RNA sequence: CAGCGUGUGGCGUAGCUUGGUAACGCACGUGCCUCGGGCGCACGGGAUCGAAGGUUCGAAUCCUUCCACGCUGA
Numbered sequence: 001c002a003g004c005g006u007g008u009g010g011c012g013u014a015g016c017u018u019g020g021u022a023a024c025g026c027a028c029g030u031g032c033c034u035c036g037g038g039c040g041c042a043c044g045g046g047a048u049c050g051a052a053g054g055u056u057c058g059a060a061u062c063c064u065u066c067c068a069c070g071c072u073g074a
Base pairs, nucleotide, nucleotide: 001073002072003071004070005069006068007067010026011025012024013023020057028044029043030042031041032040050066051065052064053063054062
């Protein structure tokens, strides 16, 4: 320098192909349970999706540029 891949709650992942209110597990908070803790049960909070711009009635999803990391080649 070129090509490819990845980037989504605190952590690990799904959702993208086919645009339509962002889901699951763990963790966290509250309550029940317990002498207390743990386990278990119920409820709840938290990401507007790596950044910026564009297309669209509507973008995590499509397009462009850039950033970080990884792989391959030179």

Transfer RNA from a soil metagenome, 74 nucleotides, folded computationally. Rfam family: tRNA. Gene Ontology term of the family: triplet codon-amino acid adaptor activity. The RNAcentral record of the sequence draws on MGnify. Its mean pLDDT, the model's own confidence on a scale to 100, is 81.